[in-house]
Molecule: c-di-GMP-I-GGC riboswitch aptamer
Organism: Planctomycetota bacterium
RNA sequence: GACGACAAAGCUAAACCCGCCGCGAGGCGGGGGCGGAAAACCAUGGGUCUCCCGGGCGACGCCUCUCGAGGCACGCUGGGAGAUCGCCAGGUUGCCGAAA
Numbered sequence: 001g002a003c004g005a006c007a008a009a010g011c012u013a014a015a016c017c018c019g020c021c022g023c024g025a026g027g028c029g030g031g032g033g034c035g036g037a038a039a040a041c042c043a044u045g046g047g048u049c050u051c052c053c054g055g056g057c058g059a060c061g062c063c064u065c066u067c068g069a070g071g072c073a074c075g076c077u078g079g080g081a082g083a084u085c086g087c088c089a090g091g092u093u094g095c096c097g098a099a100a
Stems, first nucleotide, its partner, number of pairs: 003097002011036002016031006034086001040092003044089003047084007055077004061072005
């Protein structure tokens, strides 16, 4: 350098519950412990998710009326702003030391 043990010493903490913050995704603190050798840090690329906006398309529903149009909500798509590094990749740093 690489690798990761039924090793040692420590570290971290999913779901869920409580409190606070945020429109939300979610974050922080306490409890908890499924897991983790980078589950430490960085939103750079992809993925997923949230909110806002406009056009187009789709399909069911609802509402309105001058009855063939208009509106609302929903889904897909485009743009913007975000969330997530415990989804994947990339970058940075780092504890321990059996075997190969």